Record summary
Predicted 3D model of a 71-nucleotide RNA (transfer RNA) from a Candidatus Woesearchaeota archaeon. RNAcentral holds the sequence, with entries from ENA. Model confidence (mean pLDDT): 81 of 100. Taxonomically the source falls in Candidatus Woesearchaeota (Archaea, Nanobdellati). Its Rfam family is "tRNA". The family's RNA type in Rfam is transfer RNA.
Parts: sequence; C1' cells; structure tokens
RNA sequence: GCGCCCGUGGUUCAAUGGUAGAAUACGACCUUGCCAAGGUUGAGACCCGGGUCCGAUUCCCGGCGGGCGCA
Repeated sequence: GCGCCCGUGGUUCAAUGGUAGAAUACGACCUUGCCAAGGUUGAGACCCGGGUCCGAUUCCCGGCGGGCGCA
C1' cells in the first nucleotide's frame, strides 16, 4: 500500500428499517446473627460525518479505531 472482518452500557455479547436486550459489574431494599449466595428494583450504550428513506443502531459512501491476510 491492497483486501477482508469488526466497532452497541464499566466489561462480555445479542438483536433489529419502527421503543435497543441479556449476562456480569455498580446503587438501593428484602432475606441472614455476620459474610457469601439468593430475590426485588434503579441508573447506564448503538464510533464520527454525509446520503437513501415517512422513519437509520440497521442499508450505502467516506473517515477514525481495532483485528486478520497479502505485498
């Protein structure tokens, strides 16, 4: 330099053209003599810009970042 894949809560992963979900972590409460475990509940995210569309996290283009391969 070229090609391919990926980018979503703190972390690890889903999903989808129409309100973005789970696990774990964190806060509060319950349970317990205490801790752990368990239960209820709360807050927290679609990498950036542009385009298409009634509507984009999703599709398209560019950028940025990461990974792999080739040179």